SAM riboswitch aptamer (S box leader) from uncultured Aquimarina sp., 107 nucleotides, folded computationally. Its mean pLDDT, the model's own confidence on a scale to 100, is 79. Its Rfam family is "SAM riboswitch aptamer (S box leader)". From the family's description: The SAM riboswitch is found upstream of a number of genes which code for proteins involved in methionine or cysteine biosynthesis in Gram-positive bacteria.

Formats: sequence, C1' cells, structure tokens
RNA sequence: UUAUCAAGAAAGGCCGAGGGAAUAGACCCGAUGAAGCCUUAGCAACCCUUGCCUCUUUUUUACAGAAUGCGAGAAGGUGCUAAAUUCUACCAAUUUUGGAUAGAUAA
Repeated sequence: UUAUCAAGAAAGGCCGAGGGAAUAGACCCGAUGAAGCCUUAGCAACCCUUGCCUCUUUUUUACAGAAUGCGAGAAGGUGCUAAAUUCUACCAAUUUUGGAUAGAUAA
C1' cells in the first nucleotide's frame, strides 16, 4: 500500500486469577479453572498447487507468458478455533443501516 474481518473450527497436560487490544461505559467469560506455555486435533483458503475460460506473443497452430473470473485440492508458510473485531463512542441519514477512526490477519 492492497484485500478481508456477522461464516467456520477444541480436547488433554502444566500452572493458578484474571480475561474479552488500548481509554470510558455496558455486557459477558472465569476455581465446573481465566491469561500464559506445551501436545494433539481441527477450521479457513491469504500465500500455495491445479483445471477451465479470457487475453498477450506468434502469419496460424502449438509452445510460452500474464491478469481477472469460475471450480477443485490441502503437502508446505502464516493465521485462527466464546459472543460481529462482544457492543457503544466520531460523521451521515434516522433508531437501525452505511461510512470513518483504531485494531487484527495476509500478501
């Protein structure tokens, strides 16, 4: 910088009191064990692999290359596995939407 963020997917072990990014408010999770660490499993499909279409090169075809689109896959690099990024805050329309800010992830 660009794209996405209401979908999806958890068990075990260690530990022991907080956690849901930050500020404020609300709401929620938590000794029937939070956060953190480890193991195993899983989800998704950003990178990735691959098929088709299209385009470019070429006199044409083939070969080669490239972006978009539509499918398929999951070995590898990440990420993720309570609740919409838990909700609200700022702006616009009007009481529920859209956008912005901030944040997260990927390339």